[in-house]
RNA sequence: AGGCACGUAGCUCAGUGGGGGAGCGCUGCCUUGACGCGGCAGAGGUCGAGGGUUCAAAUCCCUCCGUGCCUACCA
Numbered sequence: 001a002g003g004c005a006c007g008u009a010g011c012u013c014a015g016u017g018g019g020g021g022a023g024c025g026c027u028g029c030c031u032u033g034a035c036g037c038g039g040c041a042g043a044g045g046u047c048g049a050g051g052g053u054u055c056a057a058a059u060c061c062c063u064c065c066g067u068g069c070c071u072a073c074c075a
Base pairs, nucleotide, nucleotide: 001071002070003069004068005067006066007065010024011023012022013021018055026042027041028040029039030038048064049063050062051061052060
């Protein structure tokens, strides 16, 4: 330098055009002598940034940023 994949909750990830979600974690309550387990409820997200397409974008397109892998270059 080129190619490919990925970026969504604190962490690991699903969601491929119309409701933003799961597990673990966190908070409160119940339960227990207490902790843990278990049960119920809840908080937490500008879906990496910007632009475009569309009635409508996490989702499709373009550019950029970041991460990983591969290839090439390197006197």